[in-house]
RNA sequence: AGAGUUUGAUCCUGGCUCAGGACGAACGCUGGCGGCGUGCCUAAUACAUGCAAGUCGAGCGGAAUGAUGAAAAGCGACUUCGGUCGUGAGUAGAGCGGCGAACGGGUGAGUAACACGUGGACAACCUACCUGGGAGCGGGGGACAACUCGGGGAAACUUGAGCUAAUACCGCAUACGGUUGCACCUUCGUGGAGGUGUAAGGAAAGGCGGCUUCGGCUGCCACUCCCAGCGGGGUCCGCCGCUUGAUUAGCUAGUUGGCGGGGUAACGGCCCACCAAGGCGACGAUCAAUAGCCGGCCUGAGAGGGCGAACGGCCACACUGGAACUGAGACACGGUCCAGACUCCUACGGGAGGCAGCAGUGGGGAAUAUUGGACAAUGGGCGAAAGCCUGAUCCAGCAACGCCGCGUGGAGGAUGAAGGUCUUCGGAUUGUAAACUCCUGUCAGUUGGGACGAAGAGGUGUCGGUUAAUACCCGGCAUCUUUGACGGUACCAGCAGAGGAAGCCCCGGCUAACUCCGUGCCAGCAGCCGCGGUAAUACGGAGGGGGCAAGCGUUAUUCGGAAUUAUUGGGCGUAAAGGGCGCGUAGGCGGCCUAUCAGGUCAGUGGUGAAAUCCCUCGGCUCAACCGAGGAACUGCCUCUGAAACCGAUAGGCUUGAGGCCGGGAGAGGGUAGUGGAAUUCCCAGUGUAGCGGUGAAAUGCGUAGAUAUUGGGGGGAACACCAGUGGCGAAGGCGGCUACCUGGACCGGUUCUGACGCUGAGGCGCGAAAGCAUGGGUAGCAAACAGGAUUAGAUACCCUGGUAGUCCAUGCUGUAAACGUUGAGCACUCGGUGCUGCGGGUGUCGACCCCUGCAGUGCCUUAGGUAACCCGUUAAGUGCUCCGCCUGGGGAGUACGGUCGCAAGGCUGAAACUCAAAGGAAUUGACGGGGGCCCGCACAAGCGGUGGAGCAUGUGGUUUAAUUCGAUGAUACGCGAGGAACCUUACCAGGGCUUAAAUGUAGAUUGACAGGGGUGGAAACACCUUUUCCUUCGGGCAAUUUACAAGGUGCUGCAUGGUUGUCGUCAGCUCGUGCCGUGAGGUGUCAGGUUAAGUCCUAUAACGAGCGCAACCCCUGUUGUUAGUUGCCAGCGAGUCAUGUCGGGAACUCUAACAAGACUGCCAGUGCAAACUGUGAGGAAGGUGGGGAUGACGUCAAAUCAUCACGGCCCUUACGUCCUGGGCUACACACGUGCUACAAUGGUAGGUACAGAGAGCAGCCACUGGGUGACCAGGAGCGAAUCUAUAAAACCUAUCACAGUUCGGAUCGGAGUCUGCAACUCGACUCCGUGAAGCUGGAAUCGCUAGUAAUCGGAUAUCAGCCAUGAUCCGGUGAAUACGUUCCCGGGCCUUGUACACACCGCCCGUCGAGCCAUGGAAGCUGGGAGUACCUGAAGUCGGUCACCGCAAGGUCGGGAGGGCGUUUACCACGGUGUGGUUCAUGACUGGGGUGAAGUCGUAACAAGGUAACC
Repeated sequence: AGAGUUUGAUCCUGGCUCAGGACGAACGCUGGCGGCGUGCCUAAUACAUGCAAGUCGAGCGGAAUGAUGAAAAGCGACUUCGGUCGUGAGUAGAGCGGCGAACGGGUGAGUAACACGUGGACAACCUACCUGGGAGCGGGGGACAACUCGGGGAAACUUGAGCUAAUACCGCAUACGGUUGCACCUUCGUGGAGGUGUAAGGAAAGGCGGCUUCGGCUGCCACUCCCAGCGGGGUCCGCCGCUUGAUUAGCUAGUUGGCGGGGUAACGGCCCACCAAGGCGACGAUCAAUAGCCGGCCUGAGAGGGCGAACGGCCACACUGGAACUGAGACACGGUCCAGACUCCUACGGGAGGCAGCAGUGGGGAAUAUUGGACAAUGGGCGAAAGCCUGAUCCAGCAACGCCGCGUGGAGGAUGAAGGUCUUCGGAUUGUAAACUCCUGUCAGUUGGGACGAAGAGGUGUCGGUUAAUACCCGGCAUCUUUGACGGUACCAGCAGAGGAAGCCCCGGCUAACUCCGUGCCAGCAGCCGCGGUAAUACGGAGGGGGCAAGCGUUAUUCGGAAUUAUUGGGCGUAAAGGGCGCGUAGGCGGCCUAUCAGGUCAGUGGUGAAAUCCCUCGGCUCAACCGAGGAACUGCCUCUGAAACCGAUAGGCUUGAGGCCGGGAGAGGGUAGUGGAAUUCCCAGUGUAGCGGUGAAAUGCGUAGAUAUUGGGGGGAACACCAGUGGCGAAGGCGGCUACCUGGACCGGUUCUGACGCUGAGGCGCGAAAGCAUGGGUAGCAAACAGGAUUAGAUACCCUGGUAGUCCAUGCUGUAAACGUUGAGCACUCGGUGCUGCGGGUGUCGACCCCUGCAGUGCCUUAGGUAACCCGUUAAGUGCUCCGCCUGGGGAGUACGGUCGCAAGGCUGAAACUCAAAGGAAUUGACGGGGGCCCGCACAAGCGGUGGAGCAUGUGGUUUAAUUCGAUGAUACGCGAGGAACCUUACCAGGGCUUAAAUGUAGAUUGACAGGGGUGGAAACACCUUUUCCUUCGGGCAAUUUACAAGGUGCUGCAUGGUUGUCGUCAGCUCGUGCCGUGAGGUGUCAGGUUAAGUCCUAUAACGAGCGCAACCCCUGUUGUUAGUUGCCAGCGAGUCAUGUCGGGAACUCUAACAAGACUGCCAGUGCAAACUGUGAGGAAGGUGGGGAUGACGUCAAAUCAUCACGGCCCUUACGUCCUGGGCUACACACGUGCUACAAUGGUAGGUACAGAGAGCAGCCACUGGGUGACCAGGAGCGAAUCUAUAAAACCUAUCACAGUUCGGAUCGGAGUCUGCAACUCGACUCCGUGAAGCUGGAAUCGCUAGUAAUCGGAUAUCAGCCAUGAUCCGGUGAAUACGUUCCCGGGCCUUGUACACACCGCCCGUCGAGCCAUGGAAGCUGGGAGUACCUGAAGUCGGUCACCGCAAGGUCGGGAGGGCGUUUACCACGGUGUGGUUCAUGACUGGGGUGAAGUCGUAACAAGGUAACC
C1' cells in the first nucleotide's frame, strides 16, 4: 500500500466482498510448564446457609459466666545452689453512655439533566475527628435502663410497680470573643470586611498515672468557647461541551417577573398571599426513543469513528413506591415508619424478611469461578495502649479467557532402507526424515537445602525532653525476646534418563501451498466471484505441501481499508443529483480611502488541565509480559499584558458596483375593445345525373326523396396561409391577421444626480403548458369515450365511416410536464474566426455602399484548458469567489402510514421489512434490423427439362419382431458409411460348444508327438476310435502339447482426443512488424475516388512494409513445330486378294508421347491523371481468367466419425471374448427423399444401313464352328494386350400402326428353363411362353441448368462366384432455348446507421392469470404497555391549628403553669379507584399490492424505422 466482482473486451460511476487490528467473548478440534492480569455483557430475576461493623471496663451501675483459694506454673533479684524474697486478677454476655455505623464494598435500573466534563463564582454557605493559636474546665440537681416483683402473648414482643450509676440529662455563676437588633467610623463595592457602644447563651469539679506535708502540684487523654488551617461537603453560573427523530411545531398558570413574608447551613417561586402578563421556541422549545458521564480503551497517517469491562474520579440506586427521625454528615445497602408484590413462621389472633457485600443455590442464557486461607503486609473503625473487628485487602483454588516467556531435544548419519503416495514404469517424493552413532539436561519427576516480603511491638539498659522531681510520660540509641496466610512457595544444588510433552487450519483466484482415488448438479462446499451433470488442484478420503503453534479455526461485534457522508477530502449536461419560474423576509457574503475601539485574530505571562494510561530515558523481577522512578505530553479552558495588518464595530468621506434623470430607435411582451379576408361546414336557390366517398384492397357511410361536382346568396364558429428567418420579445409557462387605447421590461447615447443604497435567498408570496374540475354561455372544424366497417388465429388497436365530452369565451379551482440547454443565480478573468438582430462612432458622401470600430443580444466553428468519454469551449461543462437547492447501489417506491393542500382527480412531504450483486454512463469490436448506399451469385427474372400424381427400384421414418445390428437427421441425413447382406460378410437373434481360438514373445514342464488319412455320432463346431512315429557334431536344434504372464472386446464416451471429412465458400477475405492516434478496449494500415472475377490494380492518404488467401506456377483439352515410328498410319512406288495396310516398303498424313512455340491488353482507335474499359478493330487455332480439373485463407457449426484406423479414461474376463448351425439385416397398415419406366405418332414395331471414345481382361476376356426359340451349352483360335476379345445407340432409309388404355405402357401373376455357387425356401440374376395392373403429362409446392451446357442416346469400369446396378464413377454421339434487367425471394461481400443483442434476432424481454413460499399495508375488532388530564380516596410522615385529656423529674410564688406528650384536625402526598382523549407493541376473519423461484397459461408492449418511432 491494495485486491476480487457489472462487460465479448474497455474506461468511468457505483455498491457488495476480502486481506489488518481489537475483544470481559462463545463454539469446534487439540492441549506440556510457568509468570502477570482477567472472569454473569443475559433476569436491577428469586434466594437456603455461613460470614461481610464494630469497639471502648482508662465513661457507668454492676457480675450472667470463667479461673484461683496459705498454693502452683511463669518471670525477676539474691544465693552458701539446699533455697529465700518479691510479683503473680483478670475476662466479659446483656444494659446505660461515647465514637463509628453517611467510610470501605456492590450495581448501572433510572437519568438527555448543571447528571457529567471543563473553567469560574459564593460579598449567599456548613464542616465531627485532625493540626496551629488564644481562653477555660466553678458550683449544684433530678431521673431512666440494667436489676427485682407482677400482667398479656404461640411467638415477635409488650405492659405495670419499685431501686440505682455515669464522660447520660438539667438549671446557676463566669465569658475575651461570637450571634441578632440599633447607632456611628474606616475600607472595598450585586452589600460585605474591620472597629466602637448597648440588650439575650457553655464546660465532664471526668478518666488513668506519679509525687504528696493530703492543702495540692504535675503528666497524658478527654471536655467547652473563639480564631485560623487541612481535608470534605452544599449551591450557582457560561444563552460552554455532551445521542437520534420535524412523519414531534408550538410549549408554559407557580408558569415569567415584582412587593411582603415563611423556610433553609445557605441564594432562590424553594413555599405562601397579593400585583403585573409575562417566559421558552426553527441557533429546534415541547414530545418520543435510546443512554449512567468522564479520565480513558480499540482503531485510524491524521481528522475522525466505535466503546465506557477491569483500574481511577463523579453521579444515581439498594425488593417496588412514599416519608421523615437521629446525626457534623443520610432522607441512610446489612436503621425506622407506611403502602404494595412476593417468600417464610403461626396456636389463625398475629408476626418475620430483603446478597445490585464475599462465597454459594435455583432460574435465564452461547456464556463467566471456591459455600477456601489470613489479618503476616497495606488501609480503615474503636481504644491511652496491648489489642479486637475488617469477604476492604493480601494470598491460595478453578478457567489456554488474554498477554508474555520456555520446552517437546542437539550434532553426525545415504543402501538415499522399509512402508506410504505418485508414475511417462525409467523413476520421483516422503527424506537426514527414520534406523544407527555420539552428546546435552531446560521444563516436568525425585532427593536435599531454602528466602526477600518484618517495618514494628514488648522487656532491660542508657541518653535527651517535660517537671519541683532521679516518679510518670514522650523521643533517640544499644541489647534480648517475639510477629509470615502465601509456604517448605520462589530460588539453589544432587540424581536418572531422550526418556513424560503437537496440534489446528488451509492448498481454484483474491492468498503462501498439487497430485491420486471416490462421487457424478447427487452427496456436498462457499467470505466474494463461484465449484459439482464420469478424467473436480473448489465436494469426501489419502499422500504431499503451506501457515500459525499450546494453540488453531469458526461465529458475533467494532474501527480500518471506505475519498462509500468527502472539515482535512466527493459530487449534480448524459452515471444518483439544479428547485418549473420570479419577487422577497430571516440568515450568509459584500467596493475604495481615513480615523478610533479591541469582540474575532496573533504574541507573551500566570493558573488549571487529579493519579493511572500513551510516549521518552533509567531501573527491578534470569528475559519479556508486568512493576517502579524521572521527564515530556495532556493539542483544552480561564486570567493578565501587548500588537492592530485582516474580519468586525463606530464615525467621516469617495465613485468604479447599484439606482435615478434626459434623448432615441426595435420588438408575435401583457391587457381591453373593434375590425378583415381566405378556407371548412350548414341552410336556401339554380344547373346537372348516377354515382360519391374511402382504402394496401375493401366495406360501413352519403346518394334517384337528386348526392358528389358546379354557380349565386346567406348563417355561424374557430384559426390567422404567404411574409417567416438556429429572426424578435418575455423570468419561466409562453407570444404570430389588422387598428385603437392602457401598460411592463430590455437596449443605445449623454460634460446629469444619489452615494454601497449590493448579491444570494431557508420559510413566505405570486406566476405557471396541456389535460382535468365547478357554474353559465358557445360549438364550424377536429376529436378521448362510444358505435359501425375492415384487418387478424384473436384485434376491446393501428386503417376507414361516424361521433359525445373537450377544444373556444367569462369567472373560479387544480399546480403538475422529457416545465429540457436534462446545464440554479450573481460577479470577475482567460486566444481567435465567421453569420444574424438592435442601437451607435470614424472615414466618406447629395445619399446609399465599401473599409475600420463600440455596446447589447442571438447562432456556428475553434485555441488553451476541462471532461470517464461524448463533448463544452468569452452564451464554459475553463479559472476563481459568494449564496441557495439537491445526491449517496438496484428493486421494493415516489409506494405505505401520518400530516397538510384540493370539490374531486390528485398534489406536497415521504419510509421500512424483504430481496439482488449488481443496476448504470460513455465509448469499442462484432452480430443483427420487416435501416440506408454500392456490388456479386442459375438468387430472381427470361427459358429448357424435371420432381410432387402412376407402377416399380432404392434409402429413411414409423410399426412389427427372438432379432429386424450400428451409425448419418434443416441447409451440410435419407441410391449416405455400403464401390455390391443367400452362407461368409455380420457387428443382431435362437440354440449348441470352448476358456483361451488365431498371431507373437518370455519362462517353466512334458513329449517325439501332433498334424494328416480312415471310421462312428452329430445340424455343424466338436467328441470318440483307429493308423503312424523328427534331426543331431549328443552341446543341442526343430516341432507339438500344456501352465503362467501377456491377450481379446464392432462394449461406453466424437462433449476427453489424433487423423480424416462436410458446410459457409473458390466467398475475398484474415492478419502481422514498426510508426502514428486514443487513458483504454481499440483504431489507422484494410478507409476515400475509380477499377476488377478478385484486399485485382491505380490515384489520393500517418502511414510504410510484410504474411496467409486471389492470380500465376501443376494436369487435361484446343493450334503449330521438332524428335521418334510398333502392335498404330498408308500419300507416293511395287506385289497380292472377290475384298481388307494383306505383303515389300515408306516416315509424308492421322495417331502415339516427350520436348518446344503460342496470348502478354503486346498492337491500333476512343475515353480516362492512372489503373483500366469499350470496339462484329487488325492479326491469330485461340482475345481479354480460352474451356475444364486439382488446389479450400483466419475461422464457424462442442457439425460428422471411438463401427476404417489410432488413442486417454471407464467397463466385461467359463464372457460384453471366441467357434459353429439356423434365422435376421430383404418384415409391412402407412409417411417421406432419391431414381428408373411410362403415359405415346418428334412415337411404337419390323427390316436395312453408318459413325465413337475411354476403360477392362489369365480361377480372365473370349473370336470362330455346332446345338438350343432363348438364357446358355459343347468344342475351340487368339490375347497378360496401340497386335486378341465387344452389333455402339440415338441418327438415316423403307414399311406398318392412326389416337385407342391402343401394335402405348409394362407392373403383377402362372408355367417352363439357364447360369453362378456346399447351398438360390426365407432371399439371386437371366431366358422363353402366357397374363397385361396403374398410368392419357400430374394440386399446393419445389429442383437442375447460361454452351459443346441443358436435353437426349448408347458404351465402359470398380466392387464382384453370382447379383437385386434403374446406383456410383467415367466415356463419347446428337445437340438447343434464353438472360430486358436487379424492384422482389435466398445467400454473400464492403461502407454507413440504430441497438436494452454478445449463447450474438432461433437474441433480448413485458404484463395479466394459475399454484408454492416470504415479508408487509388496510381491516369489524380484541389483548397489553407507558405517559397525560379531570375527579374521588388520603396510609405513614412533616409543618401548622386546637387545648378535650395527661398535667408526669429538674424551675417555681407549691394554687397552678411554661414547655412537652397523647388525641384530634387543615394543608401536602404514595398506593388505589372512576371517567376521558391521545400514543405504542402484539394479534385479527377477510382483503391490497410487493418480492422470489422449475422448462406453467395467454399474448408480444419495449430494444432495429422492433414492424403504429419511442418517451413524459

Description
The prediction has a mean pLDDT of 82. A computed fold for a 1512-nucleotide RNA from an uncultured prokaryote, annotated as small-subunit ribosomal RNA.